[in-house]
């Protein structure tokens, strides 16, 4: 220097899980009941009901209203969960491939 054979180690790419965006639900809304505060207040707790649907159903700020009494209204703003589609490896998971190599 070349060939062969073994071992390890492995790239592009494929699929998959993830991850991102997007649509679908569901309005993080509605109702009842029990208790609870009171203008420096305006909650808790339970149950229903709503989804071709499992879980969730709360939090925060603003204004109004409520003349002390049992009632609260209104906007703003933030996810999760189910599925289903796009796209992705400049984190990640498996599985397949064998360019290339001591």
């Nucleotide at each position: 220097u070349u060939g062969c054979a073994g071992a390890a180690a492995g790239a592009a790419c494929u699929a998959u899980u993830g991850g991102u965006u997007c649509g679908u639900a569901u309005a993080u809304c509605u109702u009842c009941g029990a208790g609870g505060a009171u203008a420096a207040g305006g909650c808790u707790c339970g149950a229903a009901a709503g989804u071709u649907u499992c879980u969730a159903c709360c939090g925060a700020a603003u204004g109004g209203c409520c003349g002390u009494a049992a009632a609260c209204c209104a906007u703003u703003u933030g996810a999760c969960u189910a599925c289903g589609a796009a796209u992705u490896u400049u984190a990640a998971u498996u599985a397949g491939g064998g360019a290339u190599u001591a």